[in-house]
Context: one part of a larger RNA
RNA sequence: UCGUUGUCGCUUGAGACGAAAGGGCCCCCAGUACGAGAGGAACAGGGCCUUGCAGCCACUAGUUUACCAGUUGUCCGACAGGGCACCGCUGGGCAGCCACGCUGUAAGGGAUAAACGCUGAAAGCAUCUAAGCGUGAAACCCGCGUUGAGACGAAGCGACUUAGGACUCCCGUAGAAGACGGGUUUGAUCGGAGGGGGGUGUACGCACCGAGGCAACGAGGUGUUCAGCCCGCCCUUACGAAACGUCCAUU
Numbered sequence: 001u002c003g004u005u006g007u008c009g010c011u012u013g014a015g016a017c018g019a020a021a022g023g024g025c026c027c028c029c030a031g032u033a034c035g036a037g038a039g040g041a042a043c044a045g046g047g048c049c050u051u052g053c054a055g056c057c058a059c060u061a062g063u064u065u066a067c068c069a070g071u072u073g074u075c076c077g078a079c080a081g082g083g084c085a086c087c088g089c090u091g092g093g094c095a096g097c098c099a100c101g102c103u104g105u106a107a108g109g110g111a112u113a114a115a116c117g118c119u120g121a122a123a124g125c126a127u128c129u130a131a132g133c134g135u136g137a138a139a140c141c142c143g144c145g146u147u148g149a150g151a152c153g154a155a156g157c158g159a160c161u162u163a164g165g166a167c168u169c170c171c172g173u174a175g176a177a178g179a180c181g182g183g184u185u186u187g188a189u190c191g192g193a194g195g196g197g198g199g200u201g202u203a204c205g206c207a208c209c210g211a212g213g214c215a216a217c218g219a220g221g222u223g224u225u226c227a228g229c230c231c232g233c234c235c236u237u238a239c240g241a242a243a244c245g246u247c248c249a250u251u
C1' cells in the first nucleotide's frame, strides 16, 4: 500500500520459530546382588556444584559526565555564588542499564521405533502375529515461550449502522527512519506547583567561643540546623501546553 470484510474492538489457532539443556560430585540403593575370599556393582530416588541458553532488577555488586558534599590552582576586586583545569581531583549516590545477583530451562500426557511380552491359530504341540491386546527412547504429537486469518477455505464473536481513520499537537511501557503504545479540555499526557519517598550530610547569614594580639584581625569550633540543596520515582492539583484546524474513506 492493496486484498479480505460496511466500520471498530476482542478472540480462536491451521501453520512457523525456539537450547531437547550438557557435565561433575555426594547421599541412598548397599557392604546388598555377585564372589571361596579378596573385593564389589546397577536400576529407581534425593541433594549440591558447574557450563551453556533465555528472562528479570526485590537483594548484593558495578556504573551513574542527573545530584549532594569536601578540596587544590587560577580568574570574576573581597564575601557570597560561579567559570576553567579528564566530571580538575576526592568521598558518596536514587532511578535506569546491568552481572559478580535472582529466576527458569520442569513435571506430566498421547501414539510409537528397536526390543520385551499376553492371548493365539495356520501346524491337536510350539510360537510376541496371522486376527486381537500391552510395555517401551532428549527422536514424533501435545504440554512451555514467541509469532500467527495473504489460513484466497482470507475464520469466529460482540458493538454500532455513518460509523471510522490519518495528519497537525502533548508524550513514552516504544524507537535508527518509518512503525508501535498513551493522551488531546467529557483531560492527569508532558511541564510547573504541593506532598510522599529518596540522595547528600548539617547551607548562607547571624550570635558566641577561639591559639594569639594594644587593637584591627583571626584557621577553626558550637548553636540556629537531621539543616540547605537536589531527584528521570509515587500521589495530588488544570497553573502552562495538548489551540484552531486539515485531509481520506463512507460499501
Base pairs, nucleotide, nucleotide: 002150006160007159008158009157010156011155015147016146017145018144021051022050023049024048025047026046027045034039052105053104054103055102056101060099062097063096067092068091069090070089071088072085073084074083075082076081094232108142109141110140115135116134117133118132164248165247166246167245169183170182171181172180189241190240191239192237193236194235195234196233197231198230199229200228205224206223207222208221209220212217